[in-house]
RNA sequence: AUGAGAACAAGGGGAGAGACUACUUCAAAGUAGCGCCGAAGGAGCAAACAAAAAUUUGUGAAUCUCUCAGGCAAAAGAACUCUUGUUUGACG
Numbered sequence: 001a002u003g004a005g006a007a008c009a010a011g012g013g014g015a016g017a018g019a020c021u022a023c024u025u026c027a028a029a030g031u032a033g034c035g036c037c038g039a040a041g042g043a044g045c046a047a048a049c050a051a052a053a054a055u056u057u058g059u060g061a062a063u064c065u066c067u068c069a070g071g072c073a074a075a076a077g078a079a080c081u082c083u084u085g086u087u088u089g090a091c092g
Base pairs, nucleotide, nucleotide: 005088006087007086008085009084010083011082012081013080018034020033021032022031023030024029035072036071037070041068042066043065044064048059049058050057051056
């Protein structure tokens, strides 16, 4: 000093599914019941690779699967993505 990529912060965008029924209740919320959603988080696994006492064990991803948690008007949250800033830094 170029600045791939990574981390953090701020701001923008950001889907899905009952404003369900009953009770308390102005409503929201709470409790119970049935029905659903996947993109906070969490859990599971393929190929492949390695080892071995030889078909076993380990590592092994997700927007896939599960739905524990969360969510099912709005609000909030939201994987992911864009911009700006800071830090680090491959390559040259």
The RNA shown here (Glycine riboswitch aptamer) has 92 nucleotides and comes from Robertmurraya korlensis. Its mean pLDDT, the model's own confidence on a scale to 100, is 80. The sequence was found by an Rfam model in a public genome assembly.